[in-house]
RNA sequence: AAAAGGCAAACCCGCUGCGAGGCGGGGACGCAAAGCAAGGGGUCUCAGACAACUGAGACAGCCCCGCUACCGAA
Numbered sequence: 001a002a003a004a005g006g007c008a009a010a011c012c013c014g015c016u017g018c019g020a021g022g023c024g025g026g027g028a029c030g031c032a033a034a035g036c037a038a039g040g041g042g043u044c045u046c047a048g049a050c051a052a053c054u055g056a057g058a059c060a061g062c063c064c065c066g067c068u069a070c071c072g073a074a
Stems, first nucleotide, its partner, number of pairs: 006031002011026006029061001035067002039064003042059007
């Protein structure tokens, strides 16, 4: 290369959380790490503060770093 297989955005339904969101089912816009992981930046939520900002959270399908990994001709 090829083939097999994998994940699953928006949207809909159910459950859950104050919320950002999360989980399950349906569904595929996409993805070769769209696997894991909040360390740095970023975005978002809640609370406080006149404000700068602070605290507690969410997002790995925004970027970087870290860890691990399937198939694979010549």
This is a predicted structure of a 74-nucleotide RNA (c-di-GMP-I riboswitch aptamer) from a soil metagenome. Model confidence (mean pLDDT): 87 of 100. The RNAcentral record of the sequence draws on MGnify. Rfam family: c-di-GMP-I riboswitch aptamer. From the family's description: GEMM was predicted in a large-scale screen for bacterial structured RNA regulatory elements. Rfam links the family to the GO term cyclic-di-GMP binding.